[in-house]
RNA sequence: GCGCGAGUGGCUCAGUGGUAGAGCGUCUCCUUGCCAAGGAGAAGGUCGCGGGUCCGACUCCCGUCUCGCGCU
Numbered sequence: 001g002c003g004c005g006a007g008u009g010g011c012u013c014a015g016u017g018g019u020a021g022a023g024c025g026u027c028u029c030c031u032u033g034c035c036a037a038g039g040a041g042a043a044g045g046u047c048g049c050g051g052g053u054c055c056g057a058c059u060c061c062c063g064u065c066u067c068g069c070g071c072u
Base pairs, nucleotide, nucleotide: 001071002070003069004068005067006066007065010024011023012022013021018055026042027041028040029039030038048064049063050062051061052060
């Protein structure tokens, strides 16, 4: 330098055009003499960044950054 893959709540990951979800974690409440376990609820992400297409983009296109793998 070229090609491929990945980047989404604190963490691990889903979501392949129609208002962004799960598990774990955090906080509050219930239960208990206390802890743990269990139950109920809440907060938290402008989807790596910048453009484009579209009525509408996490999703398609272009550029770019970071990480990994391969080739040279």